This is a predicted structure of a 95-nucleotide RNA (THF (Tetrahydrofolate) riboswitch aptamer) from a pig gut metagenome. The RNAcentral record of the sequence draws on MGnify.
[in-house]
């Protein structure tokens, strides 16, 4: 001097949840994990509180605010792929 390597995100696939409104996203507070080690947030996760907010429809049944099926919808949960992206400082590793 160069390189490898994280959490996580995107894409794809599978399987669910909701659509009678949870979830997602936003704000505030607290906590937690986070390249091999230490530390750390403007990235990630959890809890509490607050504000805002939606795309449903068809068929069967006939008892019906129900049940089932199908097609959609949601900045929707989980898992997998290794395809793409991918640590600030110091130390370490490889060349």
């Nucleotide at each position: 001097c160069a390189g490898a390597g994280u959490a996580a995100g995107g894409a794809c696939a599978g399987u669910g949840c909701g659509u009678c409104a949870a979830g997602u996203g936003c704000c505030g507070c607290c906590g937690g994990a986070u390249g091999g080690g230490a530390u750390g947030u403007u990235g990630c996760c959890g809890g509490c509180g607050g504000a805002c907010g939606a795309a449903g429809a068809a068929g069967g049944u006939g008892g019906a605010u129900u049940c089932c099926u199908u097609c959609g919808c949601g900045g929707u949960g989980c898992u997998g792929u290794g395809c793409c992206u991918g640590c600030g400082u110091c130390c370490g590793c490889u060349g």
Rfam family: THF (Tetrahydrofolate) riboswitch aptamer. From the family's description: Tetrahydrofolate (THF) riboswitch was first reported for Ames et al. as an RNA motif in 5' untranslated (5'-UTR)regions of folate transport and biosynthesis genes in Firmicutes genomes.